[in-house]
Source information
A computed fold for a 72-nucleotide RNA from a Candidatus Nealsonbacteria bacterium, annotated as transfer RNA. It was read from a public genome assembly. It matches the Rfam family "tRNA". Its family is annotated with triplet codon-amino acid adaptor activity in the Gene Ontology.

RNA sequence: GCCGUGGUAGCUCAGGGGUAGAGCGCCUCUCUGAAAAAGAGGAGGUCGUCGGUUCGAUUCCGACCUGCGGCA
Numbered sequence: 001g002c003c004g005u006g007g008u009a010g011c012u013c014a015g016g017g018g019u020a021g022a023g024c025g026c027c028u029c030u031c032u033g034a035a036a037a038a039g040a041g042g043a044g045g046u047c048g049u050c051g052g053u054u055c056g057a058u059u060c061c062g063a064c065c066u067g068c069g070g071c072a
């Protein structure tokens, strides 16, 4: 340099045009003498960046940034 693949919640990852989700973690409450466990509720996301297509983009297209792998 070229090709492929990933970037989404604090962490690990789903979702691939029509309001963005799970597990774990965090907060509150119940239970307890107090905890753990269990149960109930809640907060937390400009979906890597910038453009394009579209009525509508996390999703499709392009460029760029970055991690990983391959070729040279």
Base pairs, nucleotide, nucleotide: 001071002070003069004068005067006066007065010024011023012022013021018055026042027041028040029039030038048064049063050062051061052060